[in-house]
RNA sequence: GUACGUCUUCAGGGCGGGGUGAAAUUCCCCACCGGCGGUAUGCUCGACAGAGCGAGCCCGCGAGCGCCUAUCGAGCGAUAGGGUCAGCAGAUCCGGUGAAAGUCCGGGGCCGACGGUCACAGUCCGGAUGAAAGAAGAUGGCA
Numbered sequence: 001g002u003a004c005g006u007c008u009u010c011a012g013g014g015c016g017g018g019g020u021g022a023a024a025u026u027c028c029c030c031a032c033c034g035g036c037g038g039u040a041u042g043c044u045c046g047a048c049a050g051a052g053c054g055a056g057c058c059c060g061c062g063a064g065c066g067c068c069u070a071u072c073g074a075g076c077g078a079u080a081g082g083g084u085c086a087g088c089a090g091a092u093c094c095g096g097u098g099a100a101a102g103u104c105c106g107g108g109g110c111c112g113a114c115g116g117u118c119a120c121a122g123u124c125c126g127g128a129u130g131a132a133a134g135a136a137g138a139u140g141g142c143a
Stems, first nucleotide, its partner, number of pairs: 001142002004140007016030004031123002033112002035061004042053004056110002064088002066085001067082006092108005114126003
């Protein structure tokens, strides 16, 4: 140094006010929040070599649902496993600057798994003291 092995640790935020109602943090008005990697015309630092930070809606990824497999079951389904495997898995425009911006600056807009619930949930409760994109470190191998 590393397209490798093993292990360890870490790895998500948000309903405050008002209205209606028998009942709503679920509806309505105002509000609040933004995982991980990549990209980067911006910002910061600098020994001027470089370093750090910088997108919810650009490209991907993640959990979840579904699906598939096994077992049990008459069946509804339950449990265990698989992990990209058909599918769900969201959402951006306008103006400015510029050689160049869906990333910068200004403005407006939009989005958010599943199950539960006296009433429909991104924000409450639950699976979850789980899992995980990945981050950091230890150690071994190899060069």